This is a predicted structure of a 353-nucleotide part of an RNA (small-subunit ribosomal RNA, central domain) from Nitzschia sp. I4. It matches the Rfam family "Bacterial small subunit ribosomal RNA". RNAcentral holds the full RNA, with entries from ENA.
[in-house]
Context: one part of a larger RNA
RNA sequence: UUGGGCGUAAAGCGUUUGUAGGUGGUUUAAUAAGUCAAUUAUUAAAUCUUAAAACUUAACUUUAAAAAAGUAAUUGAAACUGUUAUACUAGAGUAUUUUAGAGGUAAAAGGAAUUUCUAAAGAAGCGGUGGAAUGUGUUUAUAUUAGAAAGAACAUCAAAGGCGAAAGCAUUUUACUGGAUAUAUACUGACAUUUAGAAACGAAAGCUAGGGUCUCGAAUGGGAUUAGAUACCCCAGUAGUCCUAUUUGCUGUAAACAAUGGAUACUAAAUAUAUAAUAGAUUAAUCUAAAUUAUAUUGAAGCUAACGCGUUAAGUAUCCCGCCUGGGAAUUACGCUCGCAAGAGUAAAACUC
Numbered sequence: 001u002u003g004g005g006c007g008u009a010a011a012g013c014g015u016u017u018g019u020a021g022g023u024g025g026u027u028u029a030a031u032a033a034g035u036c037a038a039u040u041a042u043u044a045a046a047u048c049u050u051a052a053a054a055c056u057u058a059a060c061u062u063u064a065a066a067a068a069a070g071u072a073a074u075u076g077a078a079a080c081u082g083u084u085a086u087a088c089u090a091g092a093g094u095a096u097u098u099u100a101g102a103g104g105u106a107a108a109a110g111g112a113a114u115u116u117c118u119a120a121a122g123a124a125g126c127g128g129u130g131g132a133a134u135g136u137g138u139u140u141a142u143a144u145u146a147g148a149a150a151g152a153a154c155a156u157c158a159a160a161g162g163c164g165a166a167a168g169c170a171u172u173u174u175a176c177u178g179g180a181u182a183u184a185u186a187c188u189g190a191c192a193u194u195u196a197g198a199a200a201c202g203a204a205a206g207c208u209a210g211g212g213u214c215u216c217g218a219a220u221g222g223g224a225u226u227a228g229a230u231a232c233c234c235c236a237g238u239a240g241u242c243c244u245a246u247u248u249g250c251u252g253u254a255a256a257c258a259a260u261g262g263a264u265a266c267u268a269a270a271u272a273u274a275u276a277a278u279a280g281a282u283u284a285a286u287c288u289a290a291a292u293u294a295u296a297u298u299g300a301a302g303c304u305a306a307c308g309c310g311u312u313a314a315g316u317a318u319c320c321c322g323c324c325u326g327g328g329a330a331u332u333a334c335g336c337u338c339g340c341a342a343g344a345g346u347a348a349a350a351c352u353c
Stems, first nucleotide, its partner, number of pairs: 004324003007307002012321001014201004021194003025088002028085004033081002035077009049065005091191001092188005097182001099180001103177007110154001114150007125136002162169002206250002208245004216240001220236004261320006269298006278289004302309002326353003335346004
């Protein structure tokens, strides 16, 4: 390389949008680029294959025949692919109507708790642990009551529940706003799918500038433990944790996990939850059944090395992208690109087993 793979053995980019490219519904007509058929020319000889001949036989040698495949030309075929034209509605989309939701951004409001402060009343401890000590308290603490301030987070509801591309999103209200579900009608008429490069978003930690600082709390100090204890436990506590950067603040990584790329079609069932078209009952409120879609659990066939997966496939197939090729060296070196830096991305070899 051919081939084989990617849930757990090496291997799915963190996610999305989308360009080139690849792939792609139905009908009719034309065309003949791909495709297919025939003929001709050419592809030196030798070699190879087949049939003979001749050296005693074989090898070797000699003679004859025949390809396959490629290229070019000519003549045809028209199913498929392509191209051009035409029409369609099953894919896709648009409009009207409808439904659910912690989807997003901004502003305002709220109660509980915590800490601090003030006042009251009270009197010796409190706190902490396996046990202690450091700590704190007669300048009146802790516990109790009343009031004030501050910052951060939103108990119950709450769920295997919902929404979002992922990261993620939960007190309440308002404003603006994205996407999705469902039914019917109308319209467009393949407008689709995947996507190298590219662009956007992207937890936590970290960085820059300015605020804020209740709690918690890397670092650090102290007390214990211990042979030691740069730890686990305790008392404190800085950075950080929170907000703004609206002319895009930067970084761009995670076990960014379902360790499972996206799209389409097909292939037993059962149960639960969310949504609730529609149908039925009811004076009504409402109740019952429930298609669809989504989220889960069990499971037939099938698959799998096994574990397990199983209509949300890891089954059966098609299309496109990414990635893997023994372990280590190596999430590395060098170079390049990006970054304020920290570092990120790309990515070897010697050597060794």